RNA sequence: ACAAAGAAAAGGCAAAACACGCGAAAACGUGUUACGCAAAACCACCGGUCUAAGGAUAAAUAUACUCUUUAUCUAUGACAGCGGAGUUACCGUG
Numbered sequence: 001a002c003a004a005a006g007a008a009a010a011g012g013c014a015a016a017a018c019a020c021g022c023g024a025a026a027a028c029g030u031g032u033u034a035c036g037c038a039a040a041a042c043c044a045c046c047g048g049u050c051u052a053a054g055g056a057u058a059a060a061u062a063u064a065c066u067c068u069u070u071a072u073c074u075a076u077g078a079c080a081g082c083g084g085a086g087u088u089a090c091c092g093u094g
Stems, first nucleotide, its partner, number of pairs: 002094001006091001012037002017032005035081001041087002045084003048079003054074007
């Protein structure tokens, strides 16, 4: 330096839950705490998943129109600890 991938050592991140904040929600942030993780570092390009404020449609009530309620569809909102792609990387082994 390269490739693969991980026994040891030094470390790193932080699930769920709880408290507070924030958001329409999904989620996210901070603190406590660790389920786990060799990329559980970054990144929303591809697939997948979550939510539905707003918009559309239908139905019901009401009824001049409207308003109200319910249901369905929809991302411009999210998830990187769902998978793939891309970028970067500690220590050691060969």